[in-house]
Molecule: transfer RNA
Organism: Bacteroidales bacterium
RNA sequence: AGAGUAGUAGCACAGCAGGAAGUGUACAUGCUUUGGGAGCAUGGGGUCGCAGGUUCGAGUCCUGCCUACUCUA
Numbered sequence: 001a002g003a004g005u006a007g008u009a010g011c012a013c014a015g016c017a018g019g020a021a022g023u024g025u026a027c028a029u030g031c032u033u034u035g036g037g038a039g040c041a042u043g044g045g046g047u048c049g050c051a052g053g054u055u056c057g058a059g060u061c062c063u064g065c066c067u068a069c070u071c072u073a
Stems, first nucleotide, its partner, number of pairs: 001072007010025004019056001027043005049065005
């Protein structure tokens, strides 16, 4: 320098053909327990890496850029 893959909640990830975001775990509260843990119930937390574009509508499609990893030179 060129190419590929990935970037979504604190962490690990899902999200199919564009219709507006979820699972596990963690966290908070309550129940249970002598207490803790485990279990059960409820709840909070996301400008979907950044900036534009297309569209009635973008996590998803297009362009540029950033970061990480891998390959080639």